The prediction has a mean pLDDT of 82. Predicted 3D model of a 1453-nucleotide RNA (small-subunit ribosomal RNA) from an uncultured Bacteroidales bacterium. Rfam family: Bacterial small subunit ribosomal RNA. Gene Ontology terms of the family: ribosome and structural constituent of ribosome. RNAcentral holds the sequence, with entries from ENA, Greengenes and SILVA.
RNA sequence: GAUGAACGCUAGCGGCAGGCUUAACACAUGCAAGUCGAGGGGCAGCAUUGUGAGUAGCAAUACUUACAGAUGGCGACCGGCGCAAGGGUGCGUAACACGUGAGCAACAUGCCCGUAACAGGGGGAUAAUCCAGGGAAACUUGGUCUAAUACCGCAUAAUAUCAAUUGGAGGCAUCUUUGAUUGAUUAAAAUUUCGAUGGUUACGGAUUGGCUCGCGUGACAUUAGCUAGAUGGAGAGGUAACGGCUCACCAUGGCGACGAUGUCUAGGGGAACUGAGAGGUUUAUCCCCCACACUGGUACUGAGACACGGACCAGACUCCUACGGGAGGCAGCAGUGAGGAAUAUUGGACAAUGGAUGGAAAUCUGAUCCAGCCAUGCCGCGUGCAGGAUUACAGCCCUAUGGGUUUUAAACUGCUUUUGUAUGGGAGCAAUAAUAUGUACGUGUACAUAGAUGAGAGUACCAUACGAGUAAGCAUCGGCUAACUCCGUGCCAGCAGCCGCGGUAAUACGGAGGAUGCAAGCGUUAUCCGGAUUUAUUGGGUUUAAAGGGUGCGUAGGCGGUCUGAUAAGUCAGCGGUGAAAUUUAUUGGCUUAACCAAUACCCUGCCGUUGAUACUGUUGGGCUAGAAUGGGGAUGCUGUUGGCGGAAUGUGUGGUGUAGCGGUGAAAUGCAUAGAUAUCACACAGAACACCGAUUGCGAAGGCAGCUGACAAAUCCUCAAUUGACGCUGAGGCACGAAAGUGUGGGGAUCAAACAGGAUUAGAUACCCUGGUAGUCCACACAGUAAACGAUGAUAACUCGCUGUCGGCGAUACACAGUCGGUAGUCAAGCGAAAGCGAUAAGCUAUCCACCUGGGGAGUACGACCGCAAGGUUGAAACUCAAAGGAAUUGACGGGGGCCCGCACAAGCGGAGGAACAUGUGGUUUAAUUCGAUGAUACGCGAGGAACCUUACCCGGGCUCGAACGGUACAUGAACGAUCAAGAGAUUGAGAGGUCCUACGGGACAUGUAUCGAGGUGCUGCAUGGUUGUCGUCAGCUCGUGCCGUGAGGUGUCGGCUUAAGUGCCAUAACGAGCGCAACCCUUGUUGAUAGUUACCAUCAGGUAAUGCUGGGGACUCUAUCAAGACUGCCGCCGUAAGGUGUGAGGAAGGGGGGGAUGACGUCAAAUCAGCACGGCCCUUACGUCCGGGGCGACACACGUGUUACAAUGGUAGGUACAGAGGGCAGUCAGGUAGCGAUACCGCACAAAUCUCAAAAACCUAUCUCAGUUCGGAUUGGAGUCUGCAACUCGACUCCAUGAAGUUGGAUUCGCUAGUAAUCGCGCAUCAGCCAUGGCGCGGUGAAUACGUUCCCGGGCCUUGUACACACCGCCCGUCGAGCCAUGGAAGCUGGGGGUGCCUGAAGAUCGUGACCGAGAGGAGCGACCUAGGGCAAAACUAGUAACUGGGGCUA
Repeated sequence: GAUGAACGCUAGCGGCAGGCUUAACACAUGCAAGUCGAGGGGCAGCAUUGUGAGUAGCAAUACUUACAGAUGGCGACCGGCGCAAGGGUGCGUAACACGUGAGCAACAUGCCCGUAACAGGGGGAUAAUCCAGGGAAACUUGGUCUAAUACCGCAUAAUAUCAAUUGGAGGCAUCUUUGAUUGAUUAAAAUUUCGAUGGUUACGGAUUGGCUCGCGUGACAUUAGCUAGAUGGAGAGGUAACGGCUCACCAUGGCGACGAUGUCUAGGGGAACUGAGAGGUUUAUCCCCCACACUGGUACUGAGACACGGACCAGACUCCUACGGGAGGCAGCAGUGAGGAAUAUUGGACAAUGGAUGGAAAUCUGAUCCAGCCAUGCCGCGUGCAGGAUUACAGCCCUAUGGGUUUUAAACUGCUUUUGUAUGGGAGCAAUAAUAUGUACGUGUACAUAGAUGAGAGUACCAUACGAGUAAGCAUCGGCUAACUCCGUGCCAGCAGCCGCGGUAAUACGGAGGAUGCAAGCGUUAUCCGGAUUUAUUGGGUUUAAAGGGUGCGUAGGCGGUCUGAUAAGUCAGCGGUGAAAUUUAUUGGCUUAACCAAUACCCUGCCGUUGAUACUGUUGGGCUAGAAUGGGGAUGCUGUUGGCGGAAUGUGUGGUGUAGCGGUGAAAUGCAUAGAUAUCACACAGAACACCGAUUGCGAAGGCAGCUGACAAAUCCUCAAUUGACGCUGAGGCACGAAAGUGUGGGGAUCAAACAGGAUUAGAUACCCUGGUAGUCCACACAGUAAACGAUGAUAACUCGCUGUCGGCGAUACACAGUCGGUAGUCAAGCGAAAGCGAUAAGCUAUCCACCUGGGGAGUACGACCGCAAGGUUGAAACUCAAAGGAAUUGACGGGGGCCCGCACAAGCGGAGGAACAUGUGGUUUAAUUCGAUGAUACGCGAGGAACCUUACCCGGGCUCGAACGGUACAUGAACGAUCAAGAGAUUGAGAGGUCCUACGGGACAUGUAUCGAGGUGCUGCAUGGUUGUCGUCAGCUCGUGCCGUGAGGUGUCGGCUUAAGUGCCAUAACGAGCGCAACCCUUGUUGAUAGUUACCAUCAGGUAAUGCUGGGGACUCUAUCAAGACUGCCGCCGUAAGGUGUGAGGAAGGGGGGGAUGACGUCAAAUCAGCACGGCCCUUACGUCCGGGGCGACACACGUGUUACAAUGGUAGGUACAGAGGGCAGUCAGGUAGCGAUACCGCACAAAUCUCAAAAACCUAUCUCAGUUCGGAUUGGAGUCUGCAACUCGACUCCAUGAAGUUGGAUUCGCUAGUAAUCGCGCAUCAGCCAUGGCGCGGUGAAUACGUUCCCGGGCCUUGUACACACCGCCCGUCGAGCCAUGGAAGCUGGGGGUGCCUGAAGAUCGUGACCGAGAGGAGCGACCUAGGGCAAAACUAGUAACUGGGGCUA
């Protein structure tokens, strides 16, 4: 885009079309084929007329009745014509059925037209009618009478037919045609109005049909052979006609890979849809042809049928029946039932067109013309138009004092009237017939004029009136694809054409608002074509994506070098015929337009004929030598087949030497060995394979081929140019060859070695490793026929730059070498390719031929067939299922890949943890609650730098609801504030002394109460977020601009070499630069200087004390705190191009980053935190808010993390004695004194601090303990106290006395640390009333050991490599088993179906024979033969369905 469509929602009108695609299923009812009286006899019914009778009436007359075919006409009958057309359907048919083009010298043709001729005279019946029967009916029997354009003789007759004789002409093989003569046979119908119509014969025409042929016209080869009237002959019969159409005889043919036969499917065409076309699909409506008429068969009649509304028979079904017997055939028009997703009225009319009959009028006509139903399609029209804004209200949305949108939309004003309603008018379609008149003449025809008739329909159309009045929906809105927001829902409900959407902020579900598209329709579904160059003729491919046969030879076929002649089949051109119409296209025209219709033109690309052309192809004749082959000469090789020979190795045997192991492995064991192995020597035997040479070598068609050598055979290459003269290339089928393994028979059997056994390894180990070991490995013959049979690259031929090897020839004196032919390799130009790559050995560019491919899986499976001894091979599907599978390359990530490098990563060391007790955190458990968060590294002395109340978020109980705190508004009241008392657990409630604000007098500030708008929430979501933080990691990386490379993703830069702590730098370089990181800048510490000197300092001077910088003083020193200096590989040596490295270098306080800190790139982990804070959304609002009392966060079988104290002598205890730094201090630190054993208490100086104070320990000295559960260790418990605080019960710290647990150095494993570090010793601070601090953050004192080194563990960086990973190895993914579902193969069987074969039977019917019966005869009945539909029996094959059981396959979490 399309449709004979259907379904959902919706629906105003008209025009033109269309309307059972399914059950060729069954059909009630009505209608669809009759007509002619101008063929006939007649006359039932109707009408007329006449006559008679009767009734009514005065009568005219009317009515009734009888008679008369007399008239109009006419039921039934005889006869003629028609019924074979028209109309329906698509069962069958793969066929001369259809299409197209030819042929019939092999034919017919009613009605129609033309020409010629003719019609004389007879005969016998029969229907109707009438009579008499049978039957329920359908129907039918017998008898009598009668007519014809019914029937039958006779006559006449030829250009008819037949036979014979004979002449001529022609063609197409049999033959055809024409003339003459003779003989034989065969015709007719009448009617009449006198105009005519009809009849017979012959010839011709037209039309229609019959038959034959060429070409075209489905699928399957998993259908390969078919055929007995089969193929042909000559003869006969039959037919309109040819013909095996039929028959007897004879011959053995005929068809088939160019697809016979079989099976399945199917009416064919014009055309229709689609497409640029070529094609593909369809063939409903309309037209042509065919076939069919309930199913099957058969003939009759006829011009025509084997006959839709005829006949006979058989069958199935339905109906009637009196049970004897009958009737029927909608695939005609309507209509009914059924089937189905689905398809209309039991309508009108013959007015028109057409048909039948007729002289005509006319009759008939479900053909036809109309109407009805249906949005089924196409086309047209309308549902208003113009103005109208503070862009109103409502709705919806938002960044929400406001804005946007719906929206000029509406309201409102004006206008119009298609449609609608009403009224009125009102077509065309109609031409003529009969008949009449006229004209013409050839006198019965033509023309002219007049002339009845309309179903549709009072319709179309026209006019007038009314009045915006009667008229809009459907689908969609994530991308493709035009159109976006809110709410609801929460992987639910649902959507979905593909991708996919939905797990609490859904533009994707549902609703709403809005928008978009189309519009009386809009969507969905189904189907076809297109896009799809995705079957490729136009117009594809095959190295790696699917795809080159394993290789050769070769048949058919396809294709084929050069010159020349002939021919004209292909080819090209002109002309002729045909290619129906409709359709399509164009131009005009007619309906108001369009659809629709008409005219004209083009087209119908085809087929046939004819006349030419002759380049190319073909055919044919004659030549050529460039292709191909032969020949002469030479060369080469792991080429093949078959013999002979050789040495090394291995194994075995025999003998010798010799002794305890050998062998084997990662390590072992099995095994062998004292019956003497292994090792070693000698001899012998066996079988198999051939080291070095050896290579990017060579040969072969491929498989493949390797010791030496003989024979035989073949091949290739070079050279010569003698011979042939296109002999060529390819190659479906076919034939041959074809590794390894395997099979059969017979040998052989050394080694090795499936199976098997044992030993190991392992969780297991039906493996890898070891010890053995059988088939096999070897030979001969025969099968098998496959491989990653690979260059994953078919064969042949021509053409298209170079460079570098190498093998075999030629050339050449040559080991040299611009050459040349044939192989074999490397690297490249052009070109090709998706890229990787290929590149004269093409995957380039051309030509010819063959093979093969068409998404993945199912599956190289099943079934069938062929081959095979078997194993198996070849050929080779479908159902079902998925939306991918795949190729090449890119970036990452990963690897029990590689290279380089780093880190307390390992190693080397020191000290710990893991065992004990306690402290603390966590898990778990418990609980009314044990609030919450943190959970590998990167949670667990973490948030918490301090839970008795408070904190506090949890639990129980008691209260409050503008609320515990805050802001605004309105009103009322009162200063605010409130000592004190009472109740209560308290919150709270009640009482209440006192207090008496400012003012411009309006009120205000403050407070309380009421009402209201905001509140409040440690409630949820860290996966909606901000901010902050952890980690990789203080690792050296992460990027950009421009340029360049690549189709692109991307790359380059950033790689490489050297160097560095460092992407630090240097060199190199299609890159050149730059940014964030690194480094540096900052703080601190180490040295020095300058400046300054109080509370610090004190060398010199002076004073003073028991003593002290205590005092005067000093500015030297220390120190304090500000500014400077200093370090830069700067200098020297060596190494290096440089960067840089290095040295117990110099100098220096410090040396190559001096030590420490702050500083954390792009990013990763949806890492942590909504409970620090902030914040979107959601949730609660007399509670999830808030106040109070008490409890809990402190529980305790247990498990883990982090710590403290120890286990002791490098120690404990006691005594003595010395030295810091950094900090803190007024509700504080507290000197000093007093009391107490002590914690502390009391008194009390100083100090808001370089001034006072807190305030050192280890170390050192002395003494003691002597290796023990101790003078170690201090848990636990008892008692007594101190302090803080409203309060130490749950639940504080400290002191004293007493008690004195575990623990004797800690399993697997694991942590920290490289120098002022580890270890060890104490001191301070924050928080804080106090403190559960053994924690955290700082400070100083004492003060080590070790680092060979980078193999390994962990983590990281760079380069490279592989990848089927990309959520990125915690990845991906294979198979069994278990479960469910699905389709399918096999299967004992069971049930159908169509076709064929054989046998039996066999209706109707045609033909033949017979025919004693009937008949005067003609003839007929009857009987028989033959054939057949149908029926029965039988054995097979094919094909479906189903089936216990069974096989694999697919999907699912």